[in-house]
Context: one part of a larger RNA
RNA sequence: GGACGAACGCUGGCGGCGUGCUUAACACAUGCAAGUCGAACGGAUCCCAAGUGUCAGCAAUGACAUGGAAGGGUGAGUGGCGAACGGGUGAGUAACACGUGAGGAACCUGCCCCGGACUCAGGGAUAACGGCUGGAAACGGCUGCUAAUACCUGAUGCCGUCGUAUCAUCGCAUGGUGGUGUGACGAAAGAAUCUCGGUUCGGGAGGGUCUCGCGGCCUAUCAGCUUGUUGGUGGGGUAAUGGCCUACCAAGGCGUCGACGAGUAGCUGGUCUGAGAGGAUGAUCAGCCACACUGGGACUGAGACACGGCCCAGACUCCUACGGGAGGCAGCAGUGGGGAAUCUUGCGCAAUGGGCGAAAGCCUGACGCAGCAACGCCGCGUGCGGGAAGAAGGCCUUAGGGUUGUAAACCGCUUUCAGUAGGAACGAAAUUGACGGUACCUGCAGAAGAAGGUGCGGCCAACUACGUGCCAGCAGCCGCGGUGACACGUAGGCACCAAGCGUUGUCC
Numbered sequence: 001g002g003a004c005g006a007a008c009g010c011u012g013g014c015g016g017c018g019u020g021c022u023u024a025a026c027a028c029a030u031g032c033a034a035g036u037c038g039a040a041c042g043g044a045u046c047c048c049a050a051g052u053g054u055c056a057g058c059a060a061u062g063a064c065a066u067g068g069a070a071g072g073g074u075g076a077g078u079g080g081c082g083a084a085c086g087g088g089u090g091a092g093u094a095a096c097a098c099g100u101g102a103g104g105a106a107c108c109u110g111c112c113c114c115g116g117a118c119u120c121a122g123g124g125a126u127a128a129c130g131g132c133u134g135g136a137a138a139c140g141g142c143u144g145c146u147a148a149u150a151c152c153u154g155a156u157g158c159c160g161u162c163g164u165a166u167c168a169u170c171g172c173a174u175g176g177u178g179g180u181g182u183g184a185c186g187a188a189a190g191a192a193u194c195u196c197g198g199u200u201c202g203g204g205a206g207g208g209u210c211u212c213g214c215g216g217c218c219u220a221u222c223a224g225c226u227u228g229u230u231g232g233u234g235g236g237g238u239a240a241u242g243g244c245c246u247a248c249c250a251a252g253g254c255g256u257c258g259a260c261g262a263g264u265a266g267c268u269g270g271u272c273u274g275a276g277a278g279g280a281u282g283a284u285c286a287g288c289c290a291c292a293c294u295g296g297g298a299c300u301g302a303g304a305c306a307c308g309g310c311c312c313a314g315a316c317u318c319c320u321a322c323g324g325g326a327g328g329c330a331g332c333a334g335u336g337g338g339g340a341a342u343c344u345u346g347c348g349c350a351a352u353g354g355g356c357g358a359a360a361g362c363c364u365g366a367c368g369c370a371g372c373a374a375c376g377c378c379g380c381g382u383g384c385g386g387g388a389a390g391a392a393g394g395c396c397u398u399a400g401g402g403u404u405g406u407a408a409a410c411c412g413c414u415u416u417c418a419g420u421a422g423g424a425a426c427g428a429a430a431u432u433g434a435c436g437g438u439a440c441c442u443g444c445a446g447a448a449g450a451a452g453g454u455g456c457g458g459c460c461a462a463c464u465a466c467g468u469g470c471c472a473g474c475a476g477c478c479g480c481g482g483u484g485a486c487a488c489g490u491a492g493g494c495a496c497c498a499a500g501c502g503u504u505g506u507c508c
Stems, first nucleotide, its partner, number of pairs: 001508004006504005013380006019373002021338001026336003030333003035081003040078002044074001046073003051066006088291003098215007107207003112203002115201005120154004129144006159186012190196002217263001219261001224254003229251008266288004270281004293314005316327004344370001346369003352366001353364004383413004393404004417449001419444005427435001452497005457478003463492005473480002
């Protein structure tokens, strides 16, 4: 000098764009953050529409009753898809976790896309609901009825998987590829508003997994480490390779090119600085990883060992009729606590994107916006011109004067921003706009509403007076102060920045 997710002191007009718990991965009141489909299904309930009747009224229409299976809405339930995305955090992790380059084989893939084939015949339940009943509650139990694109059985097999036989071909070989035959196994669902599905093969895109090289912390006051350990065979397990697991066999494997241990830490694109080399760093945004009160486990599923799912254990909190139950903000707001320190319990699904749905649409604290904060960057303003050999006041003075100072007054002018009145968008393709009567445009009034902070001994731009008297104090370093202090305090003046200016901290 530059930089910052900053904080502190003094001060503070406006706007745009960003950013905002770095500490306790501490504990959390309250609300919301994941639903949707009636074009899979049965039934319940109430409301409404059509229809019908009565009454009132000239009429429009209104009131009441009825009706409501085929029309619409609604709570719960069966079923499907989603809930594994999106959002948060950085605890753990020194690791193929991450980044990068080159490769590999032993894999999976819902939704999406293309094309082909098939989609036959049957069956038994169960929730909801009714009855009885237990419990304070959470939640159940027994019994009776019923539906499906829920579940089950049989048939068929384009096709696939596995076994087996055989032929061709490739390979040193285990074997690979292709064809043919044969055996076993594997499918369905209907609704219908006419495309929404089921089985199977292919594609796309995505995911799991392995190897090698390279890259990036510290410590030898850690020197030896290892028994599923290193390898083999058989078996198991997985979507899949593999000590991943297991039995047996062998006795290996790693290490001063730092094993093992200890400490610290999410990694990267980037960011800051620097002429560069490098150093430091990893907030916001983006990619990957890990985690979801702590520890463990699996279930469902195309996908999880699952933040707002389940089970067990633990700590903590809450309810209880003491028998037993409920909970998990490192989602968005918000509270307490910790701290030098970090925001609103806001508006909207209008846009973009996501889930479900044929659609209308519903849901969406993702997101879009608004609010708060000079926290940062950028822009603008706080007026412009004239005006005295120069008012008053202040300060200094050699008492002559100098300075504040064209500064003010005074005269003329302008109106950005703020204020006020009117008009008024783009963002949306449509009768859809939270933002918002916002941006922007026009009119109006009046210099009107808008300047501070730090410094002035040298480094370092800027000086005098008074007070104080090694006191009070200053200070980044050198150093100032003990009676004429340009260094302390105050005043005047001056210097530098400016809606900021200084201080502290950290990095280059």
RNAcentral holds the full RNA, with entries from ENA and SILVA. The part of an RNA shown here (small-subunit ribosomal RNA, 5' domain) has 508 nucleotides and comes from an uncultured bacterium. The prediction has a mean pLDDT of 81.